[in-house]
Molecule: SAM riboswitch aptamer (S box leader)
Organism: soil metagenome
RNA sequence: CUUAUCAAGAGCGGCGGAGGGACAGGCCCGACGAUGCCGCAGCAACCGGCCCAACCUGGGUGCUGGUGCUAAUUCCGGCAAGGUGCCCCUGGUCGGGGCAGCCUUGGAAGAUAAG
Numbered sequence: 001c002u003u004a005u006c007a008a009g010a011g012c013g014g015c016g017g018a019g020g021g022a023c024a025g026g027c028c029c030g031a032c033g034a035u036g037c038c039g040c041a042g043c044a045a046c047c048g049g050c051c052c053a054a055c056c057u058g059g060g061u062g063c064u065g066g067u068g069c070u071a072a073u074u075c076c077g078g079c080a081a082g083g084u085g086c087c088c089c090u091g092g093u094c095g096g097g098g099c100a101g102c103c104u105u106g107g108a109a110g111a112u113a114a115g
Stems, first nucleotide, its partner, number of pairs: 001115006011040005019029003023078001025076002041070003046066002048063001049061004074109001079106006085099005
């Protein structure tokens, strides 16, 4: 850089001792010891193996294999479009503006795998 996936799933112990959840926000986690590292256990099934079928390729299997993962949807948002709610400007309509309101879709960024 390319492609695929990201709503499901799966925690105990030891070490250690202050911030951590990628990133200015929000909201959470943390001295009842978080994040991290190590061990064991587990989850999943991207790659590999094995089995079945085979035209592209598909289905199954957890296998002493290679990774990954085991708080919160990738914790939520961020950029854009559409819908919708509330508020403001106006006497009212039209029209315009605002909201770190809600919903949907797409994108960006990130993570993981394979190349």